[in-house]
Context: one part of a larger RNA
RNA sequence: UGAGGUCUGAGGGUAAGUUGCUUUUAGUACGAGAGGAACAGAGCAACGGUGCCUCUGGUCGAUCGGUUGUCCGACAGGGCAAUGCCGAGCAGCUACGCACUAAGGAAUAAGAGCUGAAUGCAUCUAAGCUCGAAAUCUAACCUUAAAAGAGACCUCUCUAAGGAUUCCGGUAAAAGACCGGGUUGAUAGGGUCGGGAUGUACGCACCAAGGCAACGAGGUGUUCAGUCCGCGGCUACUAACCA
Repeated sequence: UGAGGUCUGAGGGUAAGUUGCUUUUAGUACGAGAGGAACAGAGCAACGGUGCCUCUGGUCGAUCGGUUGUCCGACAGGGCAAUGCCGAGCAGCUACGCACUAAGGAAUAAGAGCUGAAUGCAUCUAAGCUCGAAAUCUAACCUUAAAAGAGACCUCUCUAAGGAUUCCGGUAAAAGACCGGGUUGAUAGGGUCGGGAUGUACGCACCAAGGCAACGAGGUGUUCAGUCCGCGGCUACUAACCA
C1' cells in the first nucleotide's frame, strides 16, 4: 500500500405487545353490624407479533396399493381416460400444532406536595426542591463504517496477498446476489447400512363354489413380501479435470 476476518455502534426501524379472569394478600385493614378493600405476588386465558415442524391436524400431480373402460395378440408389465377414479402417504409447505412474547431506569403532563416571599399572616411558584401516566426518551429486538470526522482490532501482503471467471452443489434463489465444496476432498450423484411409505409382489405349490371336461373368481404358503424414498451414517466408485 492493498486485502481477509472479527468487532464497536453515531444513526435508522418496530405496536410488539394489549386486555381480562382466578387466586394469595384476607374474611385482614375499615366498620356497632351488615358488609368489605388495596399495595404487592402467583397462575391462567383471549387477541395480536416472531420463529419452528418433535407431537396433533391439513396438503402432499414423489411414492405404494386397489379398481373400471380401452389399447399394446394372451400372461407379465404398461399407455390413455381431469392424477381415470379410489385408499393410504414420508420429506417439504403449513395451522387447527409447538416455543417465546419483560421487569427496570430517565425527564415530564394533568395533578399532589415541601420550603417560601412579593403581601411580617397566608400561598405548590415568583427563586429553589420532591413526587407523578398505557403516551416520550431509554431498556429489549432488528439493522447499520458510504458515520466524507468514511472507525477499531487481529492476520496476511507488493518475495503477489486477495478477488473474480470456471467446476460440483444448496442452509440461498426471478436475473444478479448469498452460502458450502473442489482430490490435503464427503460438495453432488452412485453403492451400502439405517430410518421411512405402502401393505404381502411375480412365479410356483396346495385348496376352491361350479362344471362331463376344459377351466375356474377367490384363498393359503413361500412373504413384516415386492416396490419406492427430495431423509441420516459410512464409503472416492463417478463428477468437482488438465494447462

The prediction has a mean pLDDT of 83. The part of an RNA shown here (large-subunit ribosomal RNA, domain VI) has 243 nucleotides and comes from a Candidatus Methanomethylophilaceae archaeon. The full RNA is in RNAcentral, with records from ENA. Its Rfam family is "Archaeal large subunit ribosomal RNA". Its family is annotated with structural constituent of ribosome and ribosome in the Gene Ontology. On this family, see Yusupov et al., Science 2001: "Crystal structure of the ribosome at 5.5 A resolution". Clan: LSU clan.